[in-house]
C1' cells in the first nucleotide's frame, strides 16, 4: 500500500428498511437470624464519526477513525 470481516447498554451478543432487545452486571423490593442462592420490578443507547439514498436507515452506498486477520 491492497483485500476481508468487525465496531450496538458497564460486559457478551441479537435485531435481513418500519417503536433498538436479551443474558450477565447495577439499583429497589420480597424471601432469610445474616450472607449466598432464589423471586418480582426497574435504570441504562447520538447503533464508531461525517455525509448520501429513502416516506422511513443499526440495516443500503461513500469516505474517514479504531482494533483484528490476510497479501505484498
Nucleotide at each position: 500500500u491492497c483485500c476481508g470481516g468487525a465496531g450496538u447498554a458497564g460486559c457478551u451478543c441479537a435485531a435481513u428498511g418500519g417503536u433498538a432487545g436479551a443474558g450477565c452486571a447495577g439499583c429497589u423490593c420480597c424471601c432469610u437470624g445474616u450472607u449466598a442462592a432464589g423471586g418480582a420490578g426497574u435504570u441504562g443507547g447520538u447503533u464508531g464519526u461525517a455525509g448520501g439514498u429513502u416516506c422511513g436507515a443499526a440495516u443500503c452506498c461513500u469516505a474517514c477513525c479504531u482494533g483484528c486477520g490476510g497479501a505484498g
Source information: Transfer RNA from a bacterium, 72 nucleotides, folded computationally. It matches the Rfam family "tRNA". Rfam classes the family as a transfer RNA. It was read from a public genome assembly.